[in-house]
This record gives sequence, C1' cells and structure tokens, in this order.
RNA sequence: GCUUUUAUAGCUCAGUUGGUAGAGUGCUACCUUGGUAAGGUAGAGGUCACGGGUUCGAUUCCCGUUAAAAGCU
Repeated sequence: GCUUUUAUAGCUCAGUUGGUAGAGUGCUACCUUGGUAAGGUAGAGGUCACGGGUUCGAUUCCCGUUAAAAGCU
C1' cells in the first nucleotide's frame, strides 16, 4: 500500500433481505428473611462508531472517515 471482517445498554452478545431495538449479566426500588445471600416483582439505562447519500421512512441499502482484528505484498 491492497483486500476482508467487526463496531448495537456498564459488560458479553442477538436482531430485522427498510416500518422507530431485545436477551443474559450488572445497576436501582420493593416483596420475602430476625439480618444477609439466594429467589420473586417492577424500573432506569441505547442519537445502533462518525459524516453524507437513496427513500415517505435507514441499526439495516450505497459512499466516505475513524478504530480494532485477520490476510497478501
């Protein structure tokens, strides 16, 4: 220098060949207990890496940038 893959909740990861996103774990409150742990119920937490384009509508499609990983030279 070239090619490919990945980027989604604090962490680990799903997701839909376009119709405004979920799980586990963690966190908070409550119930339960004499009190913890365990268990149960509810809740908060995401501009889906960034910037553009297409579209009525983009996490999804296209282009570019950034970061990480792998391969080739």
Molecule: transfer RNA
Organism: uncultured Clostridia bacterium